[in-house]
Context: one part of a larger RNA
């Protein structure tokens, strides 16, 4: 010289993009931060207020309201957002293999949806408990659970042909065996049937459900390479290497387990130990290279510590379950509850690091057929000169070179066109009355076209209303006014800038050489002067 998530001193006018617990994976008060479907199902309040009847208390009826809350069920909660503890590993990057796999929504396609049952919450009821809850008896509905059919295919076993082939095997074709599904909801019609008002079987749309094929599109798990320091770490290994045979597993495999062999790694550093999430990249550099890995985007790993499973398509699961500890709370001492490494927010360590905001308006996720609810993701606002980038603190004229300050050889020189003065501008801030885009869906209203027995529903297309948190923001426009906007460092040499006063090897200074002992250009102040500028210098740390 350059960077920086910086801090610290001094000092501060606006805006705009962007960042802000690097230290204790320390503890944690309080509110949020994953719910949604009544178009799967049975049930179902009050409050409040109108009414009648009463002399009032009250009792009954209607709204509220099939609302609220809760239950079964079904989707989701493995996504999203958080840190980097651990981990030197196929963790992480790059190519490749899976003939060793799996896959919920979604895409396509081909086939089906037929007949029974009995049960447990809700709920009524009883016991226990301080509470958290826990047990017991009856009633009930389903897309919830059970059961029989059927079985195009699927799956197991096994006869047979082809075909490809890493000779392991993999794949098609066909025959007869075995095994193995399913639920309904909503709309709208009456052409056929039944009662003849309009509903039901039934039809017709839609959403579903089961069975297999196929894709997306995510996942497992295997290999080549490549990926820290230390040798003052030289041996290390019994499930240990191989192999039979079995379990196991969506899947190969010592993953497990029984028997068998003795074996495998290793100075082309095993083993042990220190340190570290890897990655794109990111800072510096002419490059080679060298440091780091914050945001931002991939991949990983972790969820109070350590262990284990259920559930499910997927977790061995941050806001789930259980065991055990450690810590906190509550208790009635019997027992119970809790987990901010989400968001904001407290103590605490620390030189240090934000608001207990606002909306779902847009993106994007969950749920729903939809309106729609949720959503501390996201999208904005708040505070910091923390950064990077623009802007402005005024522009012309103005010499009796005013006054003052400071030097002075007393002449005069500087400060200085600098000020006053005079003429103008209106950035930014101030005040005023206007005002965005970001809005496309979507809903509702009307038309018209498909579709159809049909003016139901659906689909499409078109008009017109209605949907902004930021926001009365951005912007333009008007109005006044030089009016509110300048510091910080340095001036001995390396360095761009000099003198006078005090001090007197003393106070001091100091990056390195050195400065100071009586005229100090290096210490203090002042004048004046270079440097950068809302910043400037210190001070770490990297090249």
């Nucleotide at each position: 010289g350059a960077a920086c998530g910086a801090a610290c001193g001094c000092u501060g006018g606006c805006g705009g993009c962007g960042u802000g617990c690097c230290u204790a994976a320390c503890a944690c008060a309080u509110g949020c931060a994953a719910g949604u479907c009544g178009a799967a199902c049975g049930a179902g309040a009050a409050a409040a207020u109108c009414g009648u009847a009463g002399c009032a208390a009250u009792a009954c009826g209607g709204u509220g309201a099939g609302u609220a809350a809760a239950g079964u069920g079904g989707c989701g909660c493995a996504c999203g957002g958080g840190u980097c503890a651990g981990u030197a590993a196929c963790a992480c990057g790059u190519g490749g293999a899976u003939a060793a796999u799996c896959u919920g929504c979604c895409u396509u396609c081909a086939g089906g949806u037929a007949g029974g049952g009995c049960a447990c919450a809700a709920c009524c009821u009883g016991u226990c408990g301080a509470a958290a809850g826990a047990c017991g008896g009856g009633c009930u509905a389903a897309u919830a659970c059970c059961u029989u059919a059927u079985a195009a295919g699927a799956c197991c076993a096994c006869a047979g042909u082809c075909u490809c082939u890493u000779c392991g095997g993999a794949g098609a074709c066909c025959g007869g065996g075995g095994u193995c599904a399913a639920a309904g909801g909503u709309g709208g019609c009456c052409u056929c049937u039944a009662u003849u008002u309009a509903u039901a079987a039934g039809c017709u749309a839609u959403c579903g459900c089961c069975u297999g094929a196929a894709g997306a599109g995510g996942a497992g798990u295997c290999c080549g390479c490549g990926c820290a320091c230390c040798a003052u770490u030289a041996g290390c290994u019994a499930g240990u290497u191989g192999g039979u045979a079995a379990g196991g597993u969506a899947a190969c495999g010592g993953c497990u387990u029984a028997c068998c062999a003795a074996g495998g790694c290793u100075u082309a550093g095993a083993u042990g130990g220190u340190u570290a999430g890897c990655u794109g990249g990111u800072c510096u550099g002419a490059g080679a290279g060298g440091a780091c890995g914050a945001c931002c985007a991939g991949c990983g790993a972790c969820a109070c510590u350590g262990g284990a499973a259920c559930u499910g398509a997927g977790a061995u699961a941050c806001g789930g379950u259980c065991c055990a500890g450690a810590c906190u709370c509550c208790u009635a001492c019997g027992g119970g509850a809790g987990g901010c490494a989400g968001c904001a927010g407290u103590g605490g360590c620390g030189a240090a690091u934000a608001u207990u905001g606002g909306a779902c308006a847009a993106u994007g996720g969950g749920c729903g057929a939809a309106a729609g609810c949720c959503u501390g993701a996201u999208c904005c606002a708040g505070c910091g000169a923390c950064g990077c980038c623009g802007c402005g603190u005024g522009a012309g004229u103005g010499a009796u070179g005013a006054a003052g300050g400071c030097c002075u050889u007393c002449g005069g020189g500087u400060u200085g066109u600098a000020a006053a003065g005079c003429u103008c501008u209106g950035u930014c801030g101030g005040a005023u009355g206007g005002a965005a885009c970001g809005a496309g869906u979507g809903u509702c209203u009307a038309u018209a076209a498909c579709c159809u027995a049909a003016u139901a529903c659906g689909u499409u297309a078109u008009u017109g209303a209605u949907u902004g948190a930021c926001g009365g923001u951005a912007c333009a426009g008007u109005c006044a006014a030089a009016g509110g906007a300048a510091g910080c460092a340095c001036c001995g040499g390396c360095u761009a800038a000099c003198u006078c006063u005090g001090u007197g090897c003393c106070a001091g200074c100091a990056g390195c050489c050195g400065c100071g002992g009586u005229a100090a250009g290096a210490c203090a102040g002042a004048g004046g002067g270079u440097g950068c500028a809302a910043g400037c210098g210190u001070u770490g740390u990297u090249c």

Annotation: This is a predicted structure of a 543-nucleotide part of an RNA (small-subunit ribosomal RNA, 5' domain) from a metagenome. The RNAcentral record of the full RNA draws on SILVA. The prediction has a mean pLDDT of 82.